[in-house]
Annotation: A computed fold for an 86-nucleotide RNA from a Bacillota bacterium, annotated as c-di-GMP-I-GGC riboswitch aptamer.
RNA sequence: UCUGAAAAAGGCAAACCUGUCGAAAGAUAGGGAUGCAAAGCCAUGGGUCUAAACCAAAAGAAGGUAUGACUGCCAGGUUGAUUAUA
Numbered sequence: 001u002c003u004g005a006a007a008a009a010g011g012c013a014a015a016c017c018u019g020u021c022g023a024a025a026g027a028u029a030g031g032g033a034u035g036c037a038a039a040g041c042c043a044u045g046g047g048u049c050u051a052a053a054c055c056a057a058a059a060g061a062a063g064g065u066a067u068g069a070c071u072g073c074c075a076g077g078u079u080g081a082u083u084a085u086a
Stems, first nucleotide, its partner, number of pairs: 004083001011036002016031006034072001040078003044075003047070003053065003
């Protein structure tokens, strides 16, 4: 330096419920705890979700498109607590 079992201290908080914001996806605050060593941070690559607006359309519907969103989907970057063995 890398890998990392078990345990301890501390930390975070899925589903669900309620308030607020948003067109929606979703975000946020409180309650809650399925889980998590990066479930800290960064939308960089892939992936997924949404479609107000735009495209299309005689019109409406259906349809298409991120510029919207998700890092608790997988990589990558970066910071980082404890620790048996090797």
The prediction has a mean pLDDT of 82.